Background: This is a predicted structure of a 350-nucleotide part of an RNA (small-subunit ribosomal RNA, central domain) from a metagenome. Its mean pLDDT, the model's own confidence on a scale to 100, is 85. The RNAcentral record of the full RNA draws on SILVA.
Context: one part of a larger RNA
RNA sequence: CUGGGCGUAAAGAGCGCGCGGGCGGCUCUUUAAGUCCGGAGUGAAAUCUCUCGGCUUAACCGGGAGGGGACUCUGGAUACUGGAGGGCUUGAGGGCAGCAGAGGGAGAUGGAAUUCCCGGUGUAGCGGUGAAAUGCGUAGAUACCGGGAGGAACACCAGUGGCGAAAGCGGUCUCCUAGGCUGUUCCUGACGCUGAGGCGCGAAAGCGUGGGGAGCAAACCGGAUCAGACACCCGGGUAGUCCACGCCCUAAACUUUGGACACUAGGUAUGGGGGGUAUCGACCCUCUCCGUGCCGAAGCUAACGCUCUAAGUGUCCCGCCUGGGGACUACGGCCGCAAGGCUAAAACUC
Numbered sequence: 001c002u003g004g005g006c007g008u009a010a011a012g013a014g015c016g017c018g019c020g021g022g023c024g025g026c027u028c029u030u031u032a033a034g035u036c037c038g039g040a041g042u043g044a045a046a047u048c049u050c051u052c053g054g055c056u057u058a059a060c061c062g063g064g065a066g067g068g069g070a071c072u073c074u075g076g077a078u079a080c081u082g083g084a085g086g087g088c089u090u091g092a093g094g095g096c097a098g099c100a101g102a103g104g105g106a107g108a109u110g111g112a113a114u115u116c117c118c119g120g121u122g123u124a125g126c127g128g129u130g131a132a133a134u135g136c137g138u139a140g141a142u143a144c145c146g147g148g149a150g151g152a153a154c155a156c157c158a159g160u161g162g163c164g165a166a167a168g169c170g171g172u173c174u175c176c177u178a179g180g181c182u183g184u185u186c187c188u189g190a191c192g193c194u195g196a197g198g199c200g201c202g203a204a205a206g207c208g209u210g211g212g213g214a215g216c217a218a219a220c221c222g223g224a225u226c227a228g229a230c231a232c233c234c235g236g237g238u239a240g241u242c243c244a245c246g247c248c249c250u251a252a253a254c255u256u257u258g259g260a261c262a263c264u265a266g267g268u269a270u271g272g273g274g275g276g277u278a279u280c281g282a283c284c285c286u287c288u289c290c291g292u293g294c295c296g297a298a299g300c301u302a303a304c305g306c307u308c309u310a311a312g313u314g315u316c317c318c319g320c321c322u323g324g325g326g327a328c329u330a331c332g333g334c335c336g337c338a339a340g341g342c343u344a345a346a347a348c349u350c
Stems, first nucleotide, its partner, number of pairs: 004321003007304002012318001014201004021194003025088007033081002035077003038073002042069001048066007091191001092188003095184005103177007110154001115149007125136002162169002206247006215241002220236004258317006266295009276284001299306002323350003332343004
């Protein structure tokens, strides 16, 4: 220096944007840095390898040959890589015309239900459980009707469905706003891929300040159960759950499967779009593009399984792994208001 891996054995960063770096489509001209060839000197001797020889062999000794490499030559070659210049359109981006969608932000608004308050009817129970009890109720509950308040979540539609980079997103309407897909092939002309650091986003819980508080409900208080019960079940109940702003930055953040591109049998279902058929539509047919599933050939795999949405065949870039425990730890550093997060050992032990 080369050689192994990462779905489940150790191992894909939670996700994105992106500076440097690495890598990079077709074609012409040029250059000759990489690359290749040659020349000169160098590469001490010993050692090493090959070979010839000398001690009867060997070790040993002597002769000859062989090194990678660096430097140099205004020497040479030009396929590939690189540099410079020109051209191209298929990669990428844009224009135009359409399409689907719980994508994001702000504002407004609707009905059902729970709870509470007021009024009415009405009387002895109601709740709750395996069975009960605590609890609520003659100060009139539960049940039923009418009126009001307030907060949170949006039944049916609803899907094996859709959208988003991920986290995630579901009543309705308006405004602002991002992305995707299809058709056209009109414009730019490689503008691309990846991405150490960096920056941003990031469920729930938690934290700060101020609001809000219907239901639910850690902690807590009771009732049961039990040998005990710091639980499971029941009655209450505060943080919290909700809003605004600011933090925290974790997860079975999972497809336990990083991103991009190309290639490699079929079958079937479904969402979006385009084309065709007989005028439209339903429907049907066919082709094609994007997405979401199932089955499956070749291939791969330790097996399970994966299979055009690859875990197949290749190329490029990043991240990560190296026996179990100690240890998602200590120490140090950075970050945080704190809780803690990120980075991350060793002794010892099996």